[in-house]
RNA sequence: GAAGGUAUUAAAGUUAAUCGCUGCUUAAUUUUUUAAGGAGAGGAAAGUCCGGGCUCCAUAGAGCAAGAGGGCAGCUAACGGCUGCUAAAGGUAACUUUAAGGAAAGUGCCACAGAAAAUAGACCGCCCAUUUUUAUAGUGGGUAAGGGUGAAAAGGCGGUGUAAGAGACCACCAGUUUUUUAGGGGACUAAAAAAGCUAGGUAAACCCCCUCUGGAGCAAGACUAAAUAGGAAAGGUUAAGGGCUGCUCGUCCAGCUUUCAGGGUAAGUUGCUAAAAACUAUAAGAGAUUAUAGGCUUAGAUAAAUGAUUGACAUAAACAAAACCCGGCUUAUUUAAUGCCUUCACAA
Numbered sequence: 001g002a003a004g005g006u007a008u009u010a011a012a013g014u015u016a017a018u019c020g021c022u023g024c025u026u027a028a029u030u031u032u033u034u035a036a037g038g039a040g041a042g043g044a045a046a047g048u049c050c051g052g053g054c055u056c057c058a059u060a061g062a063g064c065a066a067g068a069g070g071g072c073a074g075c076u077a078a079c080g081g082c083u084g085c086u087a088a089a090g091g092u093a094a095c096u097u098u099a100a101g102g103a104a105a106g107u108g109c110c111a112c113a114g115a116a117a118a119u120a121g122a123c124c125g126c127c128c129a130u131u132u133u134u135a136u137a138g139u140g141g142g143u144a145a146g147g148g149u150g151a152a153a154a155g156g157c158g159g160u161g162u163a164a165g166a167g168a169c170c171a172c173c174a175g176u177u178u179u180u181u182a183g184g185g186g187a188c189u190a191a192a193a194a195a196g197c198u199a200g201g202u203a204a205a206c207c208c209c210c211u212c213u214g215g216a217g218c219a220a221g222a223c224u225a226a227a228u229a230g231g232a233a234a235g236g237u238u239a240a241g242g243g244c245u246g247c248u249c250g251u252c253c254a255g256c257u258u259u260c261a262g263g264g265u266a267a268g269u270u271g272c273u274a275a276a277a278a279c280u281a282u283a284a285g286a287g288a289u290u291a292u293a294g295g296c297u298u299a300g301a302u303a304a305a306u307g308a309u310u311g312a313c314a315u316a317a318a319c320a321a322a323a324c325c326c327g328g329c330u331u332a333u334u335u336a337a338u339g340c341c342u343u344c345a346c347a348a
Stems, first nucleotide, its partner, number of pairs: 001344011013313007021040002024037005042319001046330002049328005054217004061249004066213005071085005086100001087098004101208002106206002108202003123147002125143006155173002158170003174198002176195008221270004231260005241253004279294006
């Protein structure tokens, strides 16, 4: 100097004045009015994908079904999240990714090509015998080392052996299984020995194993106010029916239940923002995080509030607006700055 990896910060404004909108606080008062003060939409507010807080079912269960997760150890209120480690794969590397248990319980699938795709096999070929005019062709038997097809075809290489071959046998190598030793808390790592054991892949196919899981959701709920119109049919009176939100058992409520046509209301208040919070500092820890201390309170709208003008400074820019709250993940997207690390080239 160039090319990469990883982590963090930031958000097209700052400041001053005037007017306008919404909440809160204080004071006066009033018909919700006036004055003053402070505050007022993001890193994803998005998706509604997970996990909870909270509310109700409800007095509280069991089993089945269904669904989710899947290396080891930690963090957390919890999770399918995060942190670190292990293994595999990719990359020269820094690093990145993983839907990472079981194929020897069973069932499926692997197009086309090919003889044959898992209880797999003979197209070309090689060997032996026989028929025929020697050979060839034909027929029978043996074979899977060579060739072909394919992503993948009974481990590789060198020999022994054979009619010709073949882990049929032998040495070496690779893989697999078992045992032992050492290290580690563990997943696992390293080494040694034995066994001819060597017919694959796929479970993000069904399935098996281990672990976990009530349901619904702020349009949940609670309170206040107001209005209405009752009728017809069937069943029933100590158990019909309804709830426990897939089913069964069980349990609870219960004198009315179901069906048909029709009528009234749907307004207001609350839930609604002080939180498992966020920020700063110290300590512990490899880290996620935890503990202590400190100051401080940061939008609560309800047809939906934060806008307009002027001056100075500054400017690189996209995706884009809270609706009960919080912890994550995923998606969209503009860049700017900084720290650490890797590789290459050159110079000292």
A computed fold for a 348-nucleotide RNA from Fusobacterium sp. SYSU M8A802, annotated as Bacterial RNase P class A. Its Rfam family is "Bacterial RNase P class A". By type it is a ribozyme. The prediction has a mean pLDDT of 76. A source record names the gene rnpB.